[in-house]
This is a predicted structure of a 1555-nucleotide RNA (small-subunit ribosomal RNA) from a soil metagenome. The coordinates come from a structure-prediction model, not an experiment, and the mean pLDDT is 84. It matches the Rfam family "Bacterial small subunit ribosomal RNA".
RNA sequence: AGAGUUUGAUCCUGGCUCAGAGCGAACGCUGGCGGCGUGCCUAACACAUGCAAGUCGAGCGAAGGCACGUGUGUAGCAAUACGCAUGUGUACUUAGCGGCGGACGGGUGAGUAAUAUGUGGAUAAUCUGCCUUUGGGACUGGGAUAACCCUGGGAAACCGGGGCUAAUACCGGAUGAGACCACGGCACCUGAGGGUGCUGGGGUAAAAGGUGGCCCUAUGGGCUAUCGCCUGGAGAUGAGUUCACGUCCCAUCAGGUAGUUGGUGAGGUAACGGCUCACCAAGCCGAAGACGGGUAGCUGGCCUUAGCGGGUGGUCAGCCACACGGGAACUGAGACACGGUCCCGACUCCUACGGGAGGCAGCAGUGGGGAAUAUUGGGCAAUGGGCGAAAGCCUGACCCAGCGACGCCGCGUGGGGGAAGAAGGUCUUCGGAUCGUAAACCCUUGUUGAGGGGGACGAUGGGCAUGUGUGUUAAUACCACACGUGCUUGACGGUACCCCUUGAGGAAGCCCCGGCUAACUCCGUGCCAGCAGCCGCGGUAAUACGGAGGGGGCAAGCGUUGUUCGGAAUUACUGGGCGUAAAGGGUCCGUAGGCGGCCCUGCGAGUUAGGUGUGAAAGUCUGGGGCUCAACCCUGGGAAUGCAUCUAAUACUGCGGGGCUUGAGGGCAGCAGAGGUUGGCGGAAUUCCCGGUGUAGCGGUGAAAUGCGUAGAUAUCGGGAGGAACACCAGUGGCGAAGGCGGCCAACUGGGCUGUCACUGACGCUGAGGGACGAAAGCGUGGGUAGCAAACCGGAUUAGAUACCCGGGUAGUCCACGCCCUAAACGAUGGAUGCUAGGUGUGGGUGAGUAAUCACCUGUGCCGCAGCUAACGCAUUAAGCAUCCCGCCUGGGGAGUACGGUCGCAAGAUUGAAACUCAAAGGAAUUGGCGGGGGCCCGCACAAGCGGUGGAGCAUGUGGUUUAAUUCGAUGCAAAGCGAAGAACCUUACCAGGGUUUGACAUGCUGAGUUAAGCCUGCCUGAAAGGGUGGGGUGGUGUGUGGGUAACCACACACACUCAGCACAGGUGCUGCAUGGCUGUCGUCAGCUCGUGCCGUGAGGUGUCCGGUUAAGUCCGGUAACGAGCGCAACCCUUAUCGCUAGUUGCCAGCACGUUGUGGUGGGCACUCUAGAGAGACUGCCGGCGACAAGCCGGAGGAAGGUGGGGACGACGUCAAGUCAUCAUGGCCCUUAUGUCCUGGGCUACACACAUGCUACAAUGGCGUACACAGAGGGUUGCAAAGCCGUAAGGUGGAGCUAAUCCCAUCAAAGUACGUCUUAGUUCGGAUUGCAGGCUGCAACUCGCCUGCAUGAAGCUGGAAUCGCUAGUAAUCGCGGAUCAGCCACGCCGCGGUGAAUACGUUCCCGGGCCUUGCACACACCGCCCGUCACACCACGAAAGUCGGUUCUGCCCGAAGUGGCUGACCCAACCCCGAAAGGGGAGGGAGGCUCCGAAGGCAGGGCUGGUAAUUGGGGUGAAGUCGUAACAAGGUAGCCGUAGCGGAAGCUGCGGCUG
Repeated sequence: AGAGUUUGAUCCUGGCUCAGAGCGAACGCUGGCGGCGUGCCUAACACAUGCAAGUCGAGCGAAGGCACGUGUGUAGCAAUACGCAUGUGUACUUAGCGGCGGACGGGUGAGUAAUAUGUGGAUAAUCUGCCUUUGGGACUGGGAUAACCCUGGGAAACCGGGGCUAAUACCGGAUGAGACCACGGCACCUGAGGGUGCUGGGGUAAAAGGUGGCCCUAUGGGCUAUCGCCUGGAGAUGAGUUCACGUCCCAUCAGGUAGUUGGUGAGGUAACGGCUCACCAAGCCGAAGACGGGUAGCUGGCCUUAGCGGGUGGUCAGCCACACGGGAACUGAGACACGGUCCCGACUCCUACGGGAGGCAGCAGUGGGGAAUAUUGGGCAAUGGGCGAAAGCCUGACCCAGCGACGCCGCGUGGGGGAAGAAGGUCUUCGGAUCGUAAACCCUUGUUGAGGGGGACGAUGGGCAUGUGUGUUAAUACCACACGUGCUUGACGGUACCCCUUGAGGAAGCCCCGGCUAACUCCGUGCCAGCAGCCGCGGUAAUACGGAGGGGGCAAGCGUUGUUCGGAAUUACUGGGCGUAAAGGGUCCGUAGGCGGCCCUGCGAGUUAGGUGUGAAAGUCUGGGGCUCAACCCUGGGAAUGCAUCUAAUACUGCGGGGCUUGAGGGCAGCAGAGGUUGGCGGAAUUCCCGGUGUAGCGGUGAAAUGCGUAGAUAUCGGGAGGAACACCAGUGGCGAAGGCGGCCAACUGGGCUGUCACUGACGCUGAGGGACGAAAGCGUGGGUAGCAAACCGGAUUAGAUACCCGGGUAGUCCACGCCCUAAACGAUGGAUGCUAGGUGUGGGUGAGUAAUCACCUGUGCCGCAGCUAACGCAUUAAGCAUCCCGCCUGGGGAGUACGGUCGCAAGAUUGAAACUCAAAGGAAUUGGCGGGGGCCCGCACAAGCGGUGGAGCAUGUGGUUUAAUUCGAUGCAAAGCGAAGAACCUUACCAGGGUUUGACAUGCUGAGUUAAGCCUGCCUGAAAGGGUGGGGUGGUGUGUGGGUAACCACACACACUCAGCACAGGUGCUGCAUGGCUGUCGUCAGCUCGUGCCGUGAGGUGUCCGGUUAAGUCCGGUAACGAGCGCAACCCUUAUCGCUAGUUGCCAGCACGUUGUGGUGGGCACUCUAGAGAGACUGCCGGCGACAAGCCGGAGGAAGGUGGGGACGACGUCAAGUCAUCAUGGCCCUUAUGUCCUGGGCUACACACAUGCUACAAUGGCGUACACAGAGGGUUGCAAAGCCGUAAGGUGGAGCUAAUCCCAUCAAAGUACGUCUUAGUUCGGAUUGCAGGCUGCAACUCGCCUGCAUGAAGCUGGAAUCGCUAGUAAUCGCGGAUCAGCCACGCCGCGGUGAAUACGUUCCCGGGCCUUGCACACACCGCCCGUCACACCACGAAAGUCGGUUCUGCCCGAAGUGGCUGACCCAACCCCGAAAGGGGAGGGAGGCUCCGAAGGCAGGGCUGGUAAUUGGGGUGAAGUCGUAACAAGGUAGCCGUAGCGGAAGCUGCGGCUG
C1' cells in the first nucleotide's frame, strides 16, 4: 500500500465483500510448565449460612474474676480444706451510662441529557470534627437518669410502674482577650453590590476533667508531666453554592411557561437565590432548536487511524448517583445515612393469630436468568483505616493462596550424526516419485518433570526489657526524643532460588490448500449429499463437497461467531460531487444570516509572539534501573495540541471616525420589440340557417362499412347567423424572470439597449424561512359553444381489438370571477463578479467614411484554440481559471409509497421513512449481432420460362403403432433410395431356446501330458452347436550330444500341441457434452488477420475507409499509414484447336490379294484414333467511354475472347452440428456374462402420417414390322461366342479372351420409314391375383429375382402449397459399373444420344457481402421484456376492537414527618413567693387542629408498544395462465404532467420534451 465483484470486452460512477489491529468475550477441537494480569457485559432478579465497624476501664457507676488480709460457719484432735461476709490490691473481664467512629473504606450504574460531568473562573454569598500554629481561659453551683433492686404485661420482639446511684452525661450563675448583634467615628481597597483594618460605648454567649511522678496538714490539697476541655485568630484538609464554555439521536417534537419572568417585603438556609410565602407588574425561553420523545452515569483514559477523526468508558484513578420500590425527617462538623430511625407498598420468614422480623448493587456462597464469568480459602506478617496515652483490639479494605489457556509474556516437547534413500502409506507415464534424515541405529545434553538436600528477600519496620544522651521539670521521678545491646514478630511457605540423583525418558495440536490468499494430487459422490466471507462450486473425469496422501500457516494453542475502528476520499474539516452516472429549487422579489470596492485614522475583539497559573496520579512516548530475559514493576524527562490571565505587536479581518469614485443608482437625449392589462375594429376559412341553379350520388378507406342523400344531399351562386383562431409577412428573428407572448387601432403600464453628464457616494451580491407569479389538464359559480374532441355509441380490422383507421359525439377547449401549483416547468447546466486565442452569421444602437466598408457596445447562433471532461462533449452565452451565497446528492428495489403534519371543495400537492430484498442498479464509449432503419451490390433469390412434386398405383426410407424382437445410429435447411456399393442362412449388433467359461482371438508364466497337433474316416445323442466314443494310416521344426560312411536312429533341451491353473482375453455395453481422426453446413460467400507506425486513458480504431471498377479485399486513384500472411485468381486434371513424336490389339487414303460379307490378308501409318511432350488466349491489337488510371463497350483476327466449359481445390471461424456402430482412444460398467457358439425367429409387422423416387393417366401417344447412329465401362471361383432346344425366362454348348485383339454386346434407345388404334378407363395404364415354369443357392414358407398364360385395380394432368434448371443446360432416351451366389436397383455412381424456352428487370420473398444508423440484444430477435390472474412463503400498512407501558390535567382520601397553632392534660434543674410543704412563672412534653405531603382512588386526555376477524399493496419463488406495452421507425416514435376509460400490460384527449 490494496484486492475481488456489474460488461463479450472497456473506461467511469457506485454499492457489496476481503486481507489488518483490538476484545471483561463465548462456542468447537486440542492442551506440558511458569510469571504477571484478569474474570455476572444478562435479572438494580430473589437470597439459606458465616463473616464485612468497632473501640476506649487512662470519662462513669456497677457487677464479676484473681491475690492477700480480717471476721465467721461446717468438717476434722490439729495442720488444713470448703463456704459466707467484709477490707485492700489488681498491666484481669465488661452488660449499661458517656466519648469518638458507624457520612471513611467496600459495592453497583438503576436513575440522570443536566440539580450530572470536563475545563477555567467566582464565593466581597459560605461551612469545615479530628490535625498544625497562635491568643485567652478552665471559677462557682445544681438537679436528674440508665445500669442495679422490687414489680406488671407479652408466645416473642419488646414495653410499662416504683425505688437507689455516677460521670469528660445534663443544667444554672460568674468572667470575656477575642467572637457575634445593632448603633456611631476614621483610614484604605473595590468594576458594582460592597469589603478590610482601627476605634467608642451598649447587648449576647463558655468550659471537664482523667492518668503518671513527687510533696503535704492525706474523705482532700499543691507542684509537675501528659492526654483531654472552653473561647478566639490563622492555616491545612474537606465540603456547599455559583458563572462561562464543551458534552448523543429525532423537526414526521415548533411553539413552551402561572412560582412561570421580574420587583417589593417577609420567612428560611452555613450561604446567594421564587428556595418558600404575600402583594405588584406581564414578563421569560425558542430555528445558534425552546418544549417534547428516545437513548445514556461523566472524565483521565482505552481501541483504531499516517493524521484529522471514529468507536468505547470493563479492570486502575477522579467526580456523581443509588442502597428492596416510594416518601420523610432525626442525630451530627459532616447524612436526608448500603450493614441507623419512621411511614406507605411489594415480597420472604416467625407466630400462641393478638402481633412481630428482614433487606448481599460488602466478601464468599445459593437459586434463577444466560452463549457466558471463580473459593461458603489463609492472614492481619506488610500497606492503609477506626478507637485508644499505650499495649492492643477491629478491619472479606488489603496482602496472599485456590479455580478458569480469559489475556499478555517466557520456556519446553530434545541436540548432533545417520541412505540400504528400509518397511509402510500415497501417487504413477510402471521407469519411478514422495512422506524422507524423517524413522530405525550410534553419540550426546539435561531446560522442564520426578525423588532427595539446603533455603530466602519482603522486618534498615514494630514490640518488650535494658543502657547512654538530650529536652521538660524543683527533680537524678514520670514523660518525650535520639543512639546502642538483648529477646521477640511472616499468612504466603519449606514457596522462590541453589545443589545432587534419574533419564529422551511424561509433554502437539488446530485451521487452511478455486481466485482474492501462502499451499495439489488420488479416491468417493453425481445440482444428490454438501460447501460458501465475496465471486461462486456440485447435473460421472470436482485442486471448491466427503475421505486420504502430500503441502501451507500459526502454535499450547488454532479456528468460528459476535462487536469496534481501519481499508471507505463510501458524509470528503484535512479530503467528494450535481449537462448525460444519485444530485440545480419551475421562476422572480426579498427577511434573518453569510460575503463585500479605494485611501487615511483610532481601538486592539479576532490574529500573532512571549511570560505566568492550571492542565491530579496512573497510562501513552522516552533516558536509566529491578525481577536470569520478557510481560510486569521502579525512577527521571517529555508530552498533555486545552483553558484562564498578564504584557507586547497591528499587516490582514472586525468595530468607531473621516474622505474617494471605478461597483451600484440617478438626470438628460434617443431606439427596437408577438413584454403586460383593458376597450374597440377587420377580413379569410369552417359550420349552421334562408333562397336560387342542379341530379344521384356524396363521403370515407389499405380496402370497406357505419353515416349523409330523391323529404333533393354533394357541387355551385346569393343572403344571413354565430363562435373560435389570426394565413402570407415569419427568420437557430424579437420581447419577457420563468410560465409564456403573433390580425389592426387606441389608452394605461413594466423592463431593456445606446449616447451623454458638472448628480448620490458602497447605497452592493446572495438569500434559510416568507411572499408573488406559475403551461396543460382538473375543480366551483355564471355565461358561451363554430370547429375540434377525453368519455360514450356505431362501422371496420383482428384469434380477440375495451386500440391504432372511419362515421358520430358530451364534458372540455372560449369569457368573467375564485381555486389548483404540477410538467422532459429542459440548456435535463442556480445566481453574481473578474479573468482566459480566434473565425464567421444575424437582431438593436452609436461612431468614422461620399460610398463600399470598418470599429465599439449590447443581444442571439455556428465553428474552433488553450484548458476541462469517464467519455460524449463544453469552450468569452464555459461544463475553463478563481471568489461569494443559496439549493441538492450519498447503491438498486421497496417508494416519492406508508404513517404523521401542513395546504386543497375535490382530484391531489408538499414534507417523507422503515421492515424486507438484491449484488448489483447505472453513465459514456467499443466490437458484434439484430431491425416490419437507410444506401450500394450479388445469387435460378424473385421475375420471365421449361419440366416436376403435392392427387393415383407401386418401390424405398422415416415417424407412429404393434411385437418375444421388430438391433442401433441419423431428425429444419444441413435426417428420411441417409450409414446400407446388396438383411432368405451368414451378415446381425435384436428376440426365444439350447450350449460353453483362460474362453471364437493375443501374449506371458507355472505344472502335467503324450509324441503329438493336424489330416483321413466311423458310431451314439442332438435342431445344430456341442457332448460321448472309435478306427486307420500319415505326420513335425531347431540346437546339442552319442551312434552311424551316409540316409538315418536314439537321447536331452527348446519351439509347437493338448490338459490343469494364474496373469489376462473379450464387449456393436455407456459417455460424440471427455477426445483424435473424418465429415456436413454457412459457402467457392469474399472475406479473416498480422508486423511496425499513428490515434484513443481504455476496450479498440486506422490499415480493411472514400471515388471508380471487378466474379472477387480484382485492380486503379485518394488517404497516417506502409507492408505482409491465410483466402480470391493462377499453378493441377479434363474437355474444345493445331502441329510434333510414336503406330498395335487401333486405322485404311493410295497399292495388292481374298470374301456372300467384314482391315479378312500383304502392306502402309496419310487420315481417324490412341497417349506423350508442346503450341495456343494475354484485353495482346483497333475504335469509343473513363480521370491520360483501373476497367467497360464495340470490332478485327481466331478452334476458342474477356475467369472459353467442367472438375479437384473450401480462409479465420460458426453450429458443445454428425459419428465411441468404420477405426483409434480417456474414463466408467459386465466377467459361468453385457463375452462366446448354435438352431429358429426378427430387422420384410401395418389403422395411419411424411420424405424421395418409379410407372402412368395417353395420339408430340400405344402397338407391330423394317432400318440407322454412341460413349464409357466390366470380364479367369470370370465374361462367354457360334451352333442346337424352349413361346420365353433359360438350358445346352464350349470357340475365344488375363483383353484398343475375345466376350458382355448384332448391344443401344429415343429416332427414321410404313402400318394400325381414333378419344374410349381405351390396343391408355399396368397394380393386384391365379396357374404354369426358369435361375441362384445347404435352403426361396415367413422373405428372392425372372418368364409365359390369364386377371386387369387406382388413375383422364392433380387443393393449399412447393422443387429443379440460364446451354450442350432443362427436358427426354437408352447403355455401363460398383456391391453381389442370387436379389427386392424404380436406388447410387458414371456414359453418351436427341436437344429447347426464357431473363423486361431488382419493387417484392429467401440467403449473402460492404458502408451507415438505432438498440434496454451479447446464449446475441428463436433476443430482451411489461402488467393482471392463480399457487407458496416473507416482512409491512389499514382495521371493529382488545391488552399493556408512560405521561398530563382535575378532584377525593391522606401515612410518616418538618413547620405553624393549641384552653382543658403532664413536667427535676432556672426565676418569683413561701420557714417548709407547696404554689406561680418561663420553658418543655403528650394529645388535638392545620399547610405541605408518598402510596392509593375516581374521571378524562396525550404519546407509545403488543395483539386481532378482515383487508391493502409490496418482495421473493421451478419449466403455471392471459396477452405484447417497452427496447429496431419495436411494427400507432417514445417519454413527462393531467383527466377519463379499460381483464392486464395499457388506450385516448390536452399541453410539453427529444432522451